[in-house]
Context: one part of a larger RNA
RNA sequence: UGACGGGGACCCGCACAAGCAGUGGAGCGUGUGGUUUAAUUCGAUACAAAACGAAAAACCUCACCAGGACUUGACAUGUAACUGCAAAUCCUAAGAAACUAGGACUCCUUCGAGGGUGUUACACAGAUGCUGCAUGGCUGUCGUCAGCUCGUGGCGUGAGCUGUACCCUUAAGUGGGACAACGAGCGCAACCCGCACCUUAUGUUAAAUAAUCCAUGAGGAACAGCCCGACUAUUAGUCGGGAGGAAGGCGCGGAUGACGUCAAGUCAGCACGGUUCUUACGUCCUGGGCUACACACACACUACAAUGGCGAACAACAACGAGCUGCAAACCGGUAACGGCAAGCUAAUCUCUCAAAUUUCGCCUCAGUUCAGAUUGAGGGCUGCAAUUCGCCCUCAUGAAGUUGGAAUUGCUAGUAAUCGCGGAUCAGCACGCCGCGGUGAAUACGUUCUCGGGUCUUGUACA
Numbered sequence: 001u002g003a004c005g006g007g008g009a010c011c012c013g014c015a016c017a018a019g020c021a022g023u024g025g026a027g028c029g030u031g032u033g034g035u036u037u038a039a040u041u042c043g044a045u046a047c048a049a050a051a052c053g054a055a056a057a058a059c060c061u062c063a064c065c066a067g068g069a070c071u072u073g074a075c076a077u078g079u080a081a082c083u084g085c086a087a088a089u090c091c092u093a094a095g096a097a098a099c100u101a102g103g104a105c106u107c108c109u110u111c112g113a114g115g116g117u118g119u120u121a122c123a124c125a126g127a128u129g130c131u132g133c134a135u136g137g138c139u140g141u142c143g144u145c146a147g148c149u150c151g152u153g154g155c156g157u158g159a160g161c162u163g164u165a166c167c168c169u170u171a172a173g174u175g176g177g178a179c180a181a182c183g184a185g186c187g188c189a190a191c192c193c194g195c196a197c198c199u200u201a202u203g204u205u206a207a208a209u210a211a212u213c214c215a216u217g218a219g220g221a222a223c224a225g226c227c228c229g230a231c232u233a234u235u236a237g238u239c240g241g242g243a244g245g246a247a248g249g250c251g252c253g254g255a256u257g258a259c260g261u262c263a264a265g266u267c268a269g270c271a272c273g274g275u276u277c278u279u280a281c282g283u284c285c286u287g288g289g290c291u292a293c294a295c296a297c298a299c300a301c302u303a304c305a306a307u308g309g310c311g312a313a314c315a316a317c318a319a320c321g322a323g324c325u326g327c328a329a330a331c332c333g334g335u336a337a338c339g340g341c342a343a344g345c346u347a348a349u350c351u352c353u354c355a356a357a358u359u360u361c362g363c364c365u366c367a368g369u370u371c372a373g374a375u376u377g378a379g380g381g382c383u384g385c386a387a388u389u390c391g392c393c394c395u396c397a398u399g400a401a402g403u404u405g406g407a408a409u410u411g412c413u414a415g416u417a418a419u420c421g422c423g424g425a426u427c428a429g430c431a432c433g434c435c436g437c438g439g440u441g442a443a444u445a446c447g448u449u450c451u452c453g454g455g456u457c458u459u460g461u462a463c464a
Stems, first nucleotide, its partner, number of pairs: 001464002003461003007458007015448002019412005026302002029299005034293002042053002064288007073124001077123006084117002089104005107115002126277002129275003135271002137266003140262001142260001147186006153162003166177003192254004197220007223248001226242006304405001308364006315358001321352003326345002331340003371402001376397007418440007
């Protein structure tokens, strides 16, 4: 100087407390461990791994396994030689296919064999092989915590200290005062984006023919600015109230992550040093596997019901988005999934797109039930060469566990929690996951003793 303390002082945070809803019990989905397996590819492992890489494992993906093949190679550049003229495509035979054998069909040109392609040979290619403890880049975390430093000066033999400590204040090393310090930098804040209000311009495809609304741009508006009271040092500021205002004390949300820590994570996104393989650890193909199942853990979904379930009215109200190998209306067929035909739309035009919870009426009357829907049987639909391993959906039948969950534990302070549906990416198909969107819409916070994490000062130390 740090680090640590079951030392002290002060302060902060959904950290506790006060509340609301959960998880832990059940079934199912997904991930992980373990076990099994020919293989169940690999990585991630306290917080900060476990619906994580993966914004889609039937083939492909694919890295794993079994088997069948190739060796200048699936891919790149160059040299030399050779001869063929195309390569591709199609047909035939064997084959699981890759591929092999045979046949058909055929190049451009400035006529210089120039280009392309093929064969052979050589340099080389190739590797999701290893090392994240050789690395770049990117990322997580402490933590959006308020800290981390420098120049000159001063103090000290020196390590170092001061500045940055103290008092007040703040969300903040934010600001004020004081001070052997005076200044400065990276952080804080602001500048950026969105929401809420107003003005103005424009007016298509939206709304209306009146005001308005709506959409797309540009600008304005909030600063403790004004008034009163209290506290304080007539400071910085804090508290209570008022006016004005759409908005009041950082208005709300986002983006933004200092010096550094964890030899944190990633050689499998990419790049790259070294190392290893080179008729194989490379490449192609068929089939299988990643989907196994006594069990353990994590994250979700659905429930256990009456604030409910079912039926009907099909009664009312959104927003964000997506669409040409696409979204598909209306009509017809089908109980339905869906099919047929087909208008419109490269989109404020058309379509996806009827939102659901909600409201009204009726039934059920506390039961393993008209709760719950797992599992299983039968029949169908869709995508796709192909749904057996291994997809999703519909109909009929079946109707399991489950009656609110031990110890323990999670999220949330307001348009939040809870609850309800909708859209998108990925995608041929497949979403209970993820990323967004709107609808309905609470309870509680006395307070900082305690738990956890953090900051500043101080103290002890046999630790560095």